Small-subunit ribosomal RNA, central domain from a Bacillota bacterium, 349 nucleotides, folded computationally. Taxonomically the source falls in Bacillota (Bacteria, Bacillati). The full RNA is in RNAcentral, with records from SILVA.
Context: one part of a larger RNA
RNA sequence: CUGGGCGUAAAGGGUGUGUAGGCGGGCUCGCAAGUUGGAUGUGUAAUACCCAGAGCUUAACUCGGGUGCUGCAUCUGAAACUACGAGUCUUGAGUGUCGGAGAGGUAAGUGGAAUUCCUAGUGUAGCGGUGGAAUGCGUAGAUAUUAGGAGGAACAUCAGUGGCGAAGGCGACUUACUGGACGAUAACUGACGCUGAGGCACGAAAGCGUGGGGAGCAAACAGGAUUAGAUACCCUGGUAGUCCACGCCGUAAACGAUGGAUACUAGGUGUGGGCGUCAUAAGGCGUCCGUGCCGCAGCAAACGCAUUAAGUAUCCCGCCUGGGGAGUACGAUCGCAAGAUUGAAACUC
Repeated sequence: CUGGGCGUAAAGGGUGUGUAGGCGGGCUCGCAAGUUGGAUGUGUAAUACCCAGAGCUUAACUCGGGUGCUGCAUCUGAAACUACGAGUCUUGAGUGUCGGAGAGGUAAGUGGAAUUCCUAGUGUAGCGGUGGAAUGCGUAGAUAUUAGGAGGAACAUCAGUGGCGAAGGCGACUUACUGGACGAUAACUGACGCUGAGGCACGAAAGCGUGGGGAGCAAACAGGAUUAGAUACCCUGGUAGUCCACGCCGUAAACGAUGGAUACUAGGUGUGGGCGUCAUAAGGCGUCCGUGCCGCAGCAAACGCAUUAAGUAUCCCGCCUGGGGAGUACGAUCGCAAGAUUGAAACUC
């Protein structure tokens, strides 16, 4: 390199969009680039393989001959497939019309419960905390309780292997703007498709910059315990941070550890959204899209997967090639930094 692989052994890019490229539905006609038949030329000689032969007494060896040199060029045919050109079609794809579902996104406004704090009333000696304690708070009146006020953050029940989103993710209510999917219909376009190296965009938490905000929680830190010690687990406090705006970072066990698209291949049973039909009706039957469980064939090292495939096939992308050294060094690109991306070797087993 090929072969072989990528759920768990090494291996699916965090996700999308899309450029080049690769691949691409039915029918008709043309062309002849790929493809393919025939012919001619060339493919020097020698060597090598094979075939029969000649010469050293044989063999090794030597000699000439045949086959051949898988290629290239030219001429002349074929037209199934691929490419190309022209035309046409509707099943793929998209648009239109009608309809319902949804924590999809952004912005503004509103609400109640709870925690904390402040003020006032009642009230008196404890409260708090633990395995047990102590630090801590409290006669300057705490805890408890009632009323009023302030402020921030999160939205109990509904809530569900329920829903939506490309992924990250999204959960109080109302309004405005807005994306997508699905069903019915079959009016329109007529292959407009699939994938996608680079590129671009999005991307939890933590972290960074500037300015706000700060109730609760809480890295760091302090104290009290525990312990042989205790830089921990437990307790009392507590700052960054968590929240908002704008800008960076670009990583996660970013997981279904399973890339995307299309087609096909027994069933059973839940659940969400539509539609058709029977019907008084919760309902039955059929159908499309999603989401779970069980299970046959098949696959698999086994576990298991099994119409939401890890089955059977095709197309495109990404990735793997013994363990350590190492996701390190060096270089480059990006970043304010932290660092990220790309990514070796010596040596060693």